A computed fold for a 99-nucleotide RNA, annotated as SAM riboswitch aptamer (S box leader). The model forms 90% of the base pairs in the Rfam consensus. It was read from a public genome assembly, where an Rfam model found it. It matches the Rfam family "SAM riboswitch aptamer (S box leader)". About the family: The SAM riboswitch is found upstream of a number of genes which code for proteins involved in methionine or cysteine biosynthesis in Gram-positive bacteria. The SAM riboswitch acts at the level of transcription termination control. The predicted structure consists of a complex stem-loop region followed by a single stem loop terminator region. An alternative and mutually exclusive form involves bases in the 3' segment of helix 1 with those in the 5' region of helix 5 to form a structure termed the anti-terminator form. This entry represents the conserved core of the complex structure involving helices 1-4.
RNA sequence: CCCUUAUUGAGAGUGAUGGAGGGAUAUGGCCCUGUGAAAUCACAGCAACCGGUCGCUUGAUACGGUGCUAAUUCCAUCGGAUGAUCCGGCAGAUAAGAU
Numbered sequence: 001c002c003c004u005u006a007u008u009g010a011g012a013g014u015g016a017u018g019g020a021g022g023g024a025u026a027u028g029g030c031c032c033u034g035u036g037a038a039a040u041c042a043c044a045g046c047a048a049c050c051g052g053u054c055g056c057u058u059g060a061u062a063c064g065g066u067g068c069u070a071a072u073u074c075c076a077u078c079g080g081a082u083g084a085u086c087c088g089g090c091a092g093a094u095a096a097g098a099u
Base pairs, nucleotide, nucleotide: 003097004096005095006094007093008092013043014042015041016040017039021032022031023030026077027076028075029074044069045068046067049065050064051063052061053060054059073091078088079087080086081085
């Protein structure tokens, strides 16, 4: 990598380096970006998935391991109902497990 399960409309940024892209992939949109993109580093923050600690009817804690810090996973493209829309898939992301 592949496989399984759960979650996926909430939440959270500053500085430095850098110098043109980015928002997963393909397409169509739309949006962010020289008032500084991606990436890297530092510190900070969010968050209870797993472990720890406290508590005990199931909650707290950011101590540890990941993770995350524009817009619903930005929206749609597959199916059903269908006026708008709603529901369900596919794919992605995160965690844990297994191999």